[in-house]
RNA sequence: GAACGAACGUUGGCGGCGUGGAUUAGGCAUGCAAGUCGAACGCGAAAGUCGGACUUCGGUCUGGCGAGUAGAGUGGCGAACGGGUGAGUAUCGCGUGGGCAAUCUACCCUCGAGUGGGGAAUAACCAUUCUAACGAGUGGCUAAUUCCGCAUGUGACCGUUUCCUCGCAUGGGGGAGCGGUGAAAGGUGGGGAUCUUCGGACCUACCGCUCGUGGAGGAGCCCGCGUCCCAUUAGCUUGUUGGUAGGGUAACGGCCUACCAAGGCAACGAUGGGUAGCCGAUCUGAGAGGAUGACCGGCCACACUGGGACUGAGAUACGGCCCAGACUCCUACGGGAGGCAGCAGUCGAGAGGCUUCGGCAAUGGGGGAAACCCUGACCGAGCGACGCCGCGUGCGGGAAGAAGGCUUUCGGGUCGUAAACCGCUGUCAGGAGGGAAGAAUGCCCUCGGGUCAAUACCCCGAGGGUUGACGGUACCUCCAGAGGAAGCUCCGGCUAACUCCGUGCCAGCAGCCGCGGUAAUACGGAGGGAGCGAACGUUGUUCGGAAUCACUGGGCGUAAAGGGCGUGUAGGCGGUCUGGCAAGUCAGGGGUGAAAUACCACGGCUCAACCGUGGACGUGCCUUUGAAACUGCCGGACUUGAGGCCGUGAGAGGAGACUGGAAUUCCUAGUGUAGCGGUGAAAUGCAUAGAUAUAGGAAGAACACCAGUGGCGAAGGCGAGUCUCUGGCACGGUUCUGACGCUGAGGCGCGAAAGCUAGGGGAGCGAACGGGAUUAGAUACCCCGGUAGUCCUAGCCGUAAACGAUGGGUACUAGGUGUUGGUCGGUCGACCCGAUCAGUGCCGCAGCUAACGCAUUAAGUACCCCGCCUGGGGAGUACGACCGCAAGGUUGAAACUCAAAGGAAUUGACGGGGCCCGCACAAGCGGUGGAGUAUGUGGUUUAAUUCGAUGCAACGCGAAGAACCUUACCUGGUCUUGACAUCCCGAGGACAGCCCCAGAGACGGGGUCUUCCUUCGGGACUCUAUGACAGGUGCUGCAUGGCUGUCGUCAGCUCGUGUCGUGAGAUGUUGGGUUAAGUCCCGCAACGAGCGCAACCCUCGCCAUUAGUUGCCAGCAUUAAGUUGGCGCACUCUAAUGGGACUGCCGGUGUCAAACCGGAGGAAGGCGGGGAUGACGUCAAGUCCUCAUGGCCUUUAUGACCAGGGCUACACACGUACUACAAUGGCCGAUACAACGGGCAGCCACUUCGCAAGAAGGCGCAAAUCCCUAAAAAUCGGUCCCAGUCCGGAUUGGAGUCUGCAACUCGACUCCAUGAAGUUGGAAUCGCUAGUAAUCGUGGAUCAGCAUGCCGCGGUGAAUACGUUCCCGGGCCUUGUACACACCGCCCGUCACACCACGGGAGUUGGUUGUACCAGAAGCGGUUGAGCUAACCUUCGGGAGAGGAAGGUGUCCAAGGAGUGCUUGGUAAGGGGGAC
Repeated sequence: GAACGAACGUUGGCGGCGUGGAUUAGGCAUGCAAGUCGAACGCGAAAGUCGGACUUCGGUCUGGCGAGUAGAGUGGCGAACGGGUGAGUAUCGCGUGGGCAAUCUACCCUCGAGUGGGGAAUAACCAUUCUAACGAGUGGCUAAUUCCGCAUGUGACCGUUUCCUCGCAUGGGGGAGCGGUGAAAGGUGGGGAUCUUCGGACCUACCGCUCGUGGAGGAGCCCGCGUCCCAUUAGCUUGUUGGUAGGGUAACGGCCUACCAAGGCAACGAUGGGUAGCCGAUCUGAGAGGAUGACCGGCCACACUGGGACUGAGAUACGGCCCAGACUCCUACGGGAGGCAGCAGUCGAGAGGCUUCGGCAAUGGGGGAAACCCUGACCGAGCGACGCCGCGUGCGGGAAGAAGGCUUUCGGGUCGUAAACCGCUGUCAGGAGGGAAGAAUGCCCUCGGGUCAAUACCCCGAGGGUUGACGGUACCUCCAGAGGAAGCUCCGGCUAACUCCGUGCCAGCAGCCGCGGUAAUACGGAGGGAGCGAACGUUGUUCGGAAUCACUGGGCGUAAAGGGCGUGUAGGCGGUCUGGCAAGUCAGGGGUGAAAUACCACGGCUCAACCGUGGACGUGCCUUUGAAACUGCCGGACUUGAGGCCGUGAGAGGAGACUGGAAUUCCUAGUGUAGCGGUGAAAUGCAUAGAUAUAGGAAGAACACCAGUGGCGAAGGCGAGUCUCUGGCACGGUUCUGACGCUGAGGCGCGAAAGCUAGGGGAGCGAACGGGAUUAGAUACCCCGGUAGUCCUAGCCGUAAACGAUGGGUACUAGGUGUUGGUCGGUCGACCCGAUCAGUGCCGCAGCUAACGCAUUAAGUACCCCGCCUGGGGAGUACGACCGCAAGGUUGAAACUCAAAGGAAUUGACGGGGCCCGCACAAGCGGUGGAGUAUGUGGUUUAAUUCGAUGCAACGCGAAGAACCUUACCUGGUCUUGACAUCCCGAGGACAGCCCCAGAGACGGGGUCUUCCUUCGGGACUCUAUGACAGGUGCUGCAUGGCUGUCGUCAGCUCGUGUCGUGAGAUGUUGGGUUAAGUCCCGCAACGAGCGCAACCCUCGCCAUUAGUUGCCAGCAUUAAGUUGGCGCACUCUAAUGGGACUGCCGGUGUCAAACCGGAGGAAGGCGGGGAUGACGUCAAGUCCUCAUGGCCUUUAUGACCAGGGCUACACACGUACUACAAUGGCCGAUACAACGGGCAGCCACUUCGCAAGAAGGCGCAAAUCCCUAAAAAUCGGUCCCAGUCCGGAUUGGAGUCUGCAACUCGACUCCAUGAAGUUGGAAUCGCUAGUAAUCGUGGAUCAGCAUGCCGCGGUGAAUACGUUCCCGGGCCUUGUACACACCGCCCGUCACACCACGGGAGUUGGUUGUACCAGAAGCGGUUGAGCUAACCUUCGGGAGAGGAAGGUGUCCAAGGAGUGCUUGGUAAGGGGGAC
């Protein structure tokens, strides 16, 4: 996607045609579904009505009509059809094609012959008996187309004789002769003669009946082929297989019986188990296939379950019978009745399937001579959108694009010509009227013809009349009027269709992938859209896609998959030439392949669905004629496949026997003395009872060197030497056979190691085990011992990563280079070279492959045969079977579960791989971690302790400065268009300032004072009111911009084109050197380029030029002093412009390179020092509280104002700092030398006061001019003398200063007093490679005030680096990977608990079935039949015979009973007490 006998959900206007109990073959109330014939036969009412008689006037009797009617019965035909269902059945049941020479056939058709003459019974009926019922019995009468003899016998059948003919083995057909057997039924209509008992005989017509022939249709039996799954069903079978004889049947036959033989079936799947009605066809599919078997049609089977026969042409009988069983009903309890899987209908179970309808009008069937009767077959209607098909729900115009909804960037967009409105039409439904076809027959009437003796009857034809359930239906016309008639699903991708709101991993969706954790096109709603449309979705099922069981049309080196190897059976396949046959094959003809369906054409319903007619097809089977290439079969020949023979040859091929040396261990003895041994280091161990080391002997096992991608073998495997036996192979000769071949399911054999049984053997080694170590542990790795075993003999086992992870055979398809064995050629020859055959390796082309790779030793190209695979786990498990002594092996599932498992390759990341770098380690110096304090953080506390930052990369961070303010937090008091912006209406003279009152203040009240611009409209400004709006340091840094941190100033990150690869991707960027560097050079399928590196920029270092005030001073004068003057700008300096350094030069090394090393010169040398500068990217890193911004939230508050408080809390913990612990020091005194900077609400000289902080005055300076400004360490001198100190300064008390509205919470500083911890700091850890560390002071920003912090500045000024093993981080290359959130990854097993599925399980309980028994209903046939007995015979009887038959009997046998097996299912569950 298509389909359905469907169901469910939502919705639902009409019609046509179809279709509708798939489950419980479960149970059924009620009605109907099979009768008919009086022209086969006998009998035969009643109600009613008309009359008569009688009457007790109630009625009774009787006659006619009703009526030979109703009715039952005898007889005939039918009931075996039609209708239902699919339980059973895996089978000659079905399909297809044949056969019957092995058969039957009522009714129908055809032809031939006949239909003579007798007899008997019985139902109905009458009488009577029993019974609740169903029903039954006895006696009596009677008819027939009932039954029974006799006659006749054309045919028929049987026996026999004979002839002809045919065939397919038995045999068939036909003719003739003789003998035998053996039939019948009548009815109705009409009728002129003749006869008559007046019925009839007789004639005639029709319908019957009997015996035959042939036919048609039907049935039975047999055969070939086809017809599901399981081999975890491998053997089955005793009437079984065959024969002979008999029985039986319509008929062949073990169908049945007796006897005889021992067969029959099966791997081409018997037997067993499971499932199932089969087919035409239906659905799907391009087809081949796959699935199905509703409706319609053919066949079969069944009729409550099981068994059985009867009748009949036909049944083993759905609406018949008998028996048994289950169930239901009736009962008077003694007995009876019943069978919807017929049509309706009911209950049940179920997701689920209809009316207890009309009619025989048509078609068909039964009976009848016919009329006609019967027919739930059938024809119709009803119900159900269950399906298919058709129609409609309107059409045209209509933009102010209305209202409204939704959305919006607020402009608009969209629903949308949609609606309204105007015009029109009239299908369907509604109303009214008209109104078919389906009807042909039959029957009646008329006419014509035939039959006949006949104008009668009967038959045929023509004309007229009569017959419709559906139904007043289809159809047609008219009326009215847009009026009554649209929904369902979907909108993340697949897949056509998008936005808003709600929700917030919730609720939910989901076919697969997957959506949902605050911006969801995926959930829910809405608007809009898409699709289909009286339907639309969902579920289920089948096919398709699926080449995903592969015939068409797949695979097996590594993804699942080659058997461990050989030998060989069946089977499959098979070389060259030739003759024949014709099984396969091919061609032509014939038969069949039912109809329906499907296809084509035409036609009928207005179309279609539907229906009709015709055609074509039907791949198959059978048959016939022919062909002979190929396959096959038979015959002949051949040599190239295969094998043999002869001659050579190599070899760890196999088996047995024997032999050898080296080593190890043990034993003995001597020598000898203290250790040996072992390991990373040790110890256990051995040794003074003499080891280790050194001579002789013994034992067992294994065979160094040779030795080689060397050899041999089928594989496993085989390695000292000699002998014996033995298998295979290669080469050469081309002598023989003449296709003898290849493969190989089963079978059989071989088969490493370990293991097993028995017996030997046992040196070394060595599971288990013991000990010693290692370790957190160490049931290991290491060490010392050591038992099985390893070895031999005999026998098991039968598995391995039994691997080339590659089955065997044959042929073909470029090469190159080794090597083993043989042969040939070149040469006299060694050697060497060349050729060839057979093996064994490497490299490589075409080709193949998903890639890796393979590549004449194929994984290439082909053919033949075998084995094997079909997602992962469960599982090579369970169960079963076979094998095994066992261990175990072989075969080999399912439930359940997952959305993957897997292969090859790619890019990264990672690794206890390689190279390299970095204060990374090492070498050093100084710290932190201990103390006190400062500061930040965590935690805790609190009304609040606002918020953020959290490994490196948060923590003296945002904050370059919280007493108020800041301030975002808390408490309390207040405001509501608002503290702030814009707009609109109105008003105002201001607003502000100042004063007073209340108040903590905000705020409120009162008083005073009154503006600017103007084009005169107004504006600025303020106030009141309204609403739009303001406001938010509220949330989301995981919605964002911007900015920033980090890897990392690490050397990397990419692109274009080209090339390679199916592709991801690779190449470039790798390689060899070199560098700080992807820096440069060389090489190279790459060539170039970009962002990074470097350079360009700033600063410091040298020089020059320019310029000299406020700077400078060599020379002059002067001063205390460059203090001043002036000459001056040389120097210093200032600040602008230039120069200078480029591996430029020399030597060496290096690839003639890049570059490196050394040197010269130079202020500076190989990047001169420092700074700025941060690639592609990573961390959802940080920041919504700088700013900006989407969304959300808030709006008399989460906004705004104010006062006070808090951010400063304090048991603790951490980070960062400061100060110390002291003598390289503290204190006191003296004295020298900076730089960067800052300054007017400022820096402040100087003077005075104060011990001091500071105060009071006050010069100068908007600054190279004045001030901050003293630099400090250092230096010189003095003192202290190792002490918790003259170290250290915390803490606390007191007194002050300054800033500020205000120092209580909570500032800094000063003085006096106090004088804590601390004596160099555990584990651990940080910084630094030179003007660096360390140390010393100094300036600035912020700032009223507050600096141990931060950002700068200068002074003094070291030590060390062997080196890259290790730690950390990084770069490049390579390799492995099961990692990709990328090793802080992934992932395994036990245990604990809960749940699910399966196996086992003492047992227990069902189903199916085998076998051996018991029992034996009904019934057929057998036997008996002394009781009973119409027809026929007879000697005519109370008889007897023939025959029949009740009953008895026994064979077979269903249910049932009981024993023992096979097989297949189910199986919930707690406690207590007692007895033995």